[in-house]
Molecule: c-di-GMP-I riboswitch aptamer
Organism: soil metagenome
RNA sequence: GGCAAACCCGUCGAGAGGCGGGGACGCAAAGCCACGGGGCCCGCCAGGGUCAGCCGGGUUACCGAA
Numbered sequence: 001g002g003c004a005a006a007c008c009c010g011u012c013g014a015g016a017g018g019c020g021g022g023g024a025c026g027c028a029a030a031g032c033c034a035c036g037g038g039g040c041c042c043g044c045c046a047g048g049g050u051c052a053g054c055c056g057g058g059u060u061a062c063c064g065a066a
Base pairs, nucleotide, nucleotide: 002027003026007022008021009020010019011018012017025053031059032058033057035056036055037054038051039050040049041048042047
């Protein structure tokens, strides 16, 4: 130097949740990908959706020091 939880405002969505602004609890991949497990929402079921800041996996990566 980078990202940005809760919360607040606006907006989209039936919802989980997304996006923009404010804000910093944290993060050394808290960059990206729903592939495996898991959480959450909808559904009588079958199933559909969502979360990459739950874990694993895949993939990519600037500057400096050692």